Background: The RNA shown here (SAM riboswitch aptamer (S box leader)) has 111 nucleotides and comes from Mucilaginibacter sp. BT774. It matches the Rfam family "SAM riboswitch aptamer (S box leader)". About the family: The SAM riboswitch is found upstream of a number of genes which code for proteins involved in methionine or cysteine biosynthesis in Gram-positive bacteria. The SAM riboswitch acts at the level of transcription termination control. The predicted structure consists of a complex stem-loop region followed by a single stem loop terminator region. An alternative and mutually exclusive form involves bases in the 3' segment of helix 1 with those in the 5' region of helix 5 to form a structure termed the anti-terminator form. This entry represents the conserved core of the complex structure involving helices 1-4. The prediction has a mean pLDDT of 82. Lineage of the source: Bacteria > Pseudomonadati > Bacteroidota > Sphingobacteriia > Mucilaginibacter.
[in-house]
This record gives sequence, C1' cells and structure tokens, in this order.
RNA sequence: UACUUAUCCAGAAAGACCGAGGGAAAAGGCCCUGUGACGUCUUGGCAACCUGUAUACAAUGGAGAUAAAAGGUGCCAAAUCCUGCUUCCGGCAAAGGAAGAGAGAUAAGGA
Repeated sequence: UACUUAUCCAGAAAGACCGAGGGAAAAGGCCCUGUGACGUCUUGGCAACCUGUAUACAAUGGAGAUAAAAGGUGCCAAAUCCUGCUUCCGGCAAAGGAAGAGAGAUAAGGA
C1' cells in the first nucleotide's frame, strides 16, 4: 500500500503550550472556535478488537459464554455530525421514511 473479515445511534476530559481556523472528501446543511477551537505534550478516563488471566460447561483440546482490565492497539463534541448515489414506500411535487451501495475510521489476519 491494496485485499479479507468484523464493528461503527453506547461510552469516556482536565492541565500546559501554540495561535486561527476546524468538523476526511465536490457541494449543501448544521455545528465547534480568541470564554482559545484544531494540533502537540502530560495526566486521567472509556471500551473490550487482539494477547494473556480467571470461572463454569466439557474426558482432553478447540470453538463459544461470562468476568476482570495486566499487556498491544484504538478512542474521549455532535450517529462516521447529517445529506449527496441506487432501489422501494410516500406524495401532484417537495418534505418525510426504509433498505442498500460507495467512501471513511478502528481492530484482526494473511500478502
């Protein structure tokens, strides 16, 4: 870097530094932001994807379940902030609704 699989309406912020934009992507909407956002660092936390641990079941092992959170990641405004494309419902149309695709993020895996 591309591929495969799984998940993405839950959850979790303080301090210091910096100084102007930021919320991935055309466009639209809606938000955050000099009461200092975004970012970086420190500390803290959330969660339970992977490893390991414990418990029960099991002849054993594996798979699966539950618990906890030691290690590896990840995350800590808003549903991936919402829409955009396709199909269906709806309706004069628009609004609105459902399913899916595409894109993205994270984990694990093999190449």

About this RNA: The model forms 94% of the base pairs in the Rfam consensus.